[in-house]
RNA sequence: GCUAGCCGGAUGAUCGCUCUUAAUUUAAGAGAGGAAAGUCCGAACUCCGCAGGAUAGGGUGCCUCCUAACAGGAGGACUUGUUAAGAGAUGGAAAGUGCAACAGAAAGUAAACCGCCUUUUAUAAGGUAAGGGUGAAACGGUGGUGUAAGAGACCACCAGAGGAGCUUGAGAAAGCUUUUGCUAUGCAAACCCCACCUGGAGAAAGAUCAAAUAACUUUGUGUGAUCCGCACUAGAAGUGGGUAGAUCGCUUGAGCCUGCCAGUGAUGGUUGGCCCAGAUGAAUGGUCAUCGUUCAGUUUACUGAAUACAGAAUUCGGCUUAUAGGCUGGCCUUU
Numbered sequence: 001g002c003u004a005g006c007c008g009g010a011u012g013a014u015c016g017c018u019c020u021u022a023a024u025u026u027a028a029g030a031g032a033g034g035a036a037a038g039u040c041c042g043a044a045c046u047c048c049g050c051a052g053g054a055u056a057g058g059g060u061g062c063c064u065c066c067u068a069a070c071a072g073g074a075g076g077a078c079u080u081g082u083u084a085a086g087a088g089a090u091g092g093a094a095a096g097u098g099c100a101a102c103a104g105a106a107a108g109u110a111a112a113c114c115g116c117c118u119u120u121u122a123u124a125a126g127g128u129a130a131g132g133g134u135g136a137a138a139c140g141g142u143g144g145u146g147u148a149a150g151a152g153a154c155c156a157c158c159a160g161a162g163g164a165g166c167u168u169g170a171g172a173a174a175g176c177u178u179u180u181g182c183u184a185u186g187c188a189a190a191c192c193c194c195a196c197c198u199g200g201a202g203a204a205a206g207a208u209c210a211a212a213u214a215a216c217u218u219u220g221u222g223u224g225a226u227c228c229g230c231a232c233u234a235g236a237a238g239u240g241g242g243u244a245g246a247u248c249g250c251u252u253g254a255g256c257c258u259g260c261c262a263g264u265g266a267u268g269g270u271u272g273g274c275c276c277a278g279a280u281g282a283a284u285g286g287u288c289a290u291c292g293u294u295c296a297g298u299u300u301a302c303u304g305a306a307u308a309c310a311g312a313a314u315u316c317g318g319c320u321u322a323u324a325g326g327c328u329g330g331c332c333u334u335u
Stems, first nucleotide, its partner, number of pairs: 001331007009291007017031006033309001037320002040318005045202004050229001052228004057198005062076005077090001078088003091193002096191002098187003113132002115128004140158006159183002161180008206248004215239005220232003255274003259270004292307006
């Protein structure tokens, strides 16, 4: 320096609160996290008069595997970093459009400032991109042939890019051979193209029981948008009157712990064991004593102070953020 994991207060006494069980006024047991936060992603579950079709919209983006699923995880490939259990902006630039400051003649229809060559009395005109300048970058590089002077114009070697083939690998990909004078790069976390996925809403979701349920006005409705189809006449908005409580959802779970087996691993299978909040204006606490950790002073064993982030509300798997301080392991680099 990189990374994985754990703890983040303990014990006793006493008083108090909520739930469950039994009992009848007492007893026993249990009682807020590693993030309960954010509401970012995925699902279970519930509802919808179509959870029908099309279009648009949205999401993901290397390979293989795990998982209920995921934008998650594991193992690899490639790019990058001096390196590490580092980072990842990882399909397509030969379908099209677009962007790349300043300087410079010119930075995507490239271009001619100085220079070189030809011609002319001179000016003017024509050729050139090898040399110089500007710049991060000037249309591949080195050497030669050739030329009026030059230039991949041509040749040899090299680099890059395209095509074809072979080998290794399940694959992403890597290596090798051959060929083409083809030589204008980067950006798609720019628009876009391609492939795959995608109905909506959400626990105040919803279900059941009880009570009450006058009247009037407007409008067709059907759980994202638009259109089409289909099915219904329910429903919706406003004025105004009447009633309003209870139960469920509510915690036995894609659950946790231990041993063994398979696998590089994530993870899967299996033996045995455990039950671990369920409130509803909202419980999970107060006091005393002893100890732990950190800091300071100092009489070396005492004194004082402090003790993080934070608080369940349907449940689960992830991601992100906050965190006084302490402990353990592995790897890399330097001295």

Record summary: RNAcentral holds the sequence, with entries from MGnify. Bacterial RNase P class A from a marine eukaryotic metagenome, 335 nucleotides, folded computationally. The prediction has a mean pLDDT of 77. Its Rfam family is "Bacterial RNase P class A". Rfam's curators write: Ribonuclease P (RNase P) is a ubiquitous endoribonuclease, found in archaea, bacteria and eukarya as well as chloroplasts and mitochondria. Rfam classes the family as a ribozyme.